The RNA shown here (Bacterial RNase P class A) has 368 nucleotides and comes from a Pseudomonadota bacterium.
A source record names the gene rnpB.
Its Rfam family is "Bacterial RNase P class A". The family's RNA type in Rfam is ribozyme.
Lineage of the source: Bacteria > Pseudomonadati > Pseudomonadota.
The sequence is in RNAcentral, with records from ENA.
The prediction has a mean pLDDT of 77.
RNA sequence: GCGGCGGGCCGGAUGGCCGCUUGGUUGGGGAGACCUGACCGGGAGGAAAGUCCGGACUCCACGAAGCAACGGUGCCGGGUAACGCCCGGCCGGGGCAACCCGAGGGAAAGCGCCACAGAGAACAGACCGCCCUGCGCGAGUGGGGUCAGGGUGAAACGGUGGGGUAAGAGCCCACCGCGGGACGGGCAACCGGACCGGCACGGCAAGCCCCACCGGGAGCAAUGCCAAAUAGGGGUUCCGCAUGGGCUGCUUCGGCCCGGAACCCGGGUCGGCAGCUAGAGCCCUGUGGUAACGCAGGGCCGAGAGGAAUGGUCAUCGCCCGGGCCUUGGUUCGGGGACAGAAUCCGGCUUACAGGCCCGCCGCGUGU
Numbered sequence: 001g002c003g004g005c006g007g008g009c010c011g012g013a014u015g016g017c018c019g020c021u022u023g024g025u026u027g028g029g030g031a032g033a034c035c036u037g038a039c040c041g042g043g044a045g046g047a048a049a050g051u052c053c054g055g056a057c058u059c060c061a062c063g064a065a066g067c068a069a070c071g072g073u074g075c076c077g078g079g080u081a082a083c084g085c086c087c088g089g090c091c092g093g094g095g096c097a098a099c100c101c102g103a104g105g106g107a108a109a110g111c112g113c114c115a116c117a118g119a120g121a122a123c124a125g126a127c128c129g130c131c132c133u134g135c136g137c138g139a140g141u142g143g144g145g146u147c148a149g150g151g152u153g154a155a156a157c158g159g160u161g162g163g164g165u166a167a168g169a170g171c172c173c174a175c176c177g178c179g180g181g182a183c184g185g186g187c188a189a190c191c192g193g194a195c196c197g198g199c200a201c202g203g204c205a206a207g208c209c210c211c212a213c214c215g216g217g218a219g220c221a222a223u224g225c226c227a228a229a230u231a232g233g234g235g236u237u238c239c240g241c242a243u244g245g246g247c248u249g250c251u252u253c254g255g256c257c258c259g260g261a262a263c264c265c266g267g268g269u270c271g272g273c274a275g276c277u278a279g280a281g282c283c284c285u286g287u288g289g290u291a292a293c294g295c296a297g298g299g300c301c302g303a304g305a306g307g308a309a310u311g312g313u314c315a316u317c318g319c320c321c322g323g324g325c326c327u328u329g330g331u332u333c334g335g336g337g338a339c340a341g342a343a344u345c346c347g348g349c350u351u352a353c354a355g356g357c358c359c360g361c362c363g364c365g366u367g368u
Base pairs, nucleotide, nucleotide: 001364002363003362004361005360006359007358008357009356010355012317013316014315015314016313017312018311020043021042022041023040024039025038026037027036028035029034045339049350050349052348053347054346055345056344057219058218059217060216070215071214072213073212074211075089076088077087078086079085090104091102092101093100094099105210106209110208111207112204113203114202127150128149129146130145131144132143133142134141135140158176159175160174161173162172163171177199178197179196180195183192184191185190223274224273225272226271233265234264235263236262237261238260239259244258245257246256247255248254281300282299283298284297285296286295287294288293319336320335321334322333323332324331325330326329
């Protein structure tokens, strides 16, 4: 210098003017709820997003525990409030390497499946070929042996070499692979492995299943409080004047109910308040740990709206792209500036993103 890999960070800045929302102080109006000013402060994100996991919190259900069912997780160790997240390691795969990827428990508990092609797909299998043999003059054909060679396939029931044989075959031998494995290392996953076994045990569990562990349900539109008009419910008192109806066996009187008025009570709705933002919080320093992270000390307060505020405009500077002009560099003109928008709050994951900055590592080339 070129190419690549990993990690971290930023997401324009400053000021003026006009607004919106919220807290404090203070002024005016109002009986009050509240309305309206002034001053001083706060006011979106790295993902506020998808709502996919894990929690806090609230209500509901429930003696406790266990089992069954259903759902989830799944190498090992650690971290954490918890997790399907993170860190470290192991194994397998990819890359020269830095590094990246993996739903990564169990297939000798059982069941099931293995398309197409192929002779044969799991207690296998003779299509071609090879060998022996019967028949035939011969091309050939019948029977038997053979899985070493060819062919099919994602996969063909160990591989290579030698011996052996009619031809062959773990039939026998050496090495490799595979199974078991004393012993050694490691907390473990796992790694190494004397020796033994002639080979027996194909793949799929994102098919059923088995094993281990985890899980009660719903969600801030949770939940609690205050509480209007209208309609309806209940109670007390009054009216019964006019016209009525029902009951008191019948008629009159009286009483009660239906009826009307006033007041009160309780429930729900509109609306308002709380929950509602100080927290598994953030920053700095020290310290333990490879790390995730923990511990100790000090400092800080960084939205709280709610039919839903966080906006608009102007100026200057800065960034990116293109063109012109002049000497590296500068100047001038034009254009651009992403993804996105809190809604109870936290820890993660995933997805989107103009432009830019920093750190570490690997490979190749060149110079000293």